The RNA shown here (SAM riboswitch aptamer (S box leader)) has 106 nucleotides and comes from Geobacter sp. The sequence was found by an Rfam model in a public genome assembly. The model forms 97% of the base pairs in the Rfam consensus. The organism belongs to Geobacter, within Bacteria.
RNA sequence: UUCUUAUCCAGAGCGACCGAGGGACUGGCCCUAUGACGUCGCGGCAACCCCCUGAAAAGGGAAGGUGCCAAAUCCUGCGAAACCAUGAGGUUUCGGGAGAUAAGGA
Repeated sequence: UUCUUAUCCAGAGCGACCGAGGGACUGGCCCUAUGACGUCGCGGCAACCCCCUGAAAAGGGAAGGUGCCAAAUCCUGCGAAACCAUGAGGUUUCGGGAGAUAAGGA
């Protein structure tokens, strides 16, 4: 880098440094000099790998490897159905795409 599978409406922040952008991309909508984003320290959440019990289903744990700690992956994009409005369009549901994370493979 790529492939497969699983998950993504729950949960979890303080301090120091820095100094202007950030929320992947589009369109929105937000966050941000009352200091965002990022880095570091400490703390925490969760339970994919992991550990224990078990035939399994399932239950329990959190030392270690990852991950995460504004907003549902913040909403959205492509397709279908139903409803509303009929002027553009809007709402809901389902599926898909893109993305993120984990485990395994190439």